[in-house]
């Protein structure tokens, strides 16, 4: 100096949940909040999932359908801290 792996301290992100506030909905923002996380840091071609306003199909109930959302679901890519053994 590189790979795996165990750990310690420092710094960081924030589940559920609540308040507001934005959406048609899923879900997001913003404060409290901590289940968790070495990439839970940035990307989104790609798969999975979640919603179905619009817009098709039915007598109707309700069905299909993302231009709507997740990456804390999986992968691809680019970047990244500190120290024992």
């Nucleotide at each position: 100096u590189a790979a795996a792996u165990c750990u310690a301290a420092a710094a960081g992100c924030a589940a559920a949940u609540u308040u507001a506030g934005u959406g048609a909905a899923a879900a997001c923002u913003a404060a409290a909040g901590a289940c968790g996380c070495a990439a839970a840091g940035c990307c989104u071609c790609g798969a999975g999932u979640c919603u179905a306003a619009g817009g098709g199909g039915a007598a109707a109930a309700u069905c299909c359908u993302a231009c709507g959302a997740u990456c804390g679901u999986c992968a691809a890519g680019c970047u990244g801290c500190c120290a024992c053994a």
Predicted 3D model of an 85-nucleotide RNA (c-di-GMP-I riboswitch aptamer) from a Eubacteriaceae bacterium. The sequence was found by an Rfam model in a public genome assembly. Its mean pLDDT, the model's own confidence on a scale to 100, is 79. Rfam family: c-di-GMP-I riboswitch aptamer. Rfam links the family to the GO term cyclic-di-GMP binding.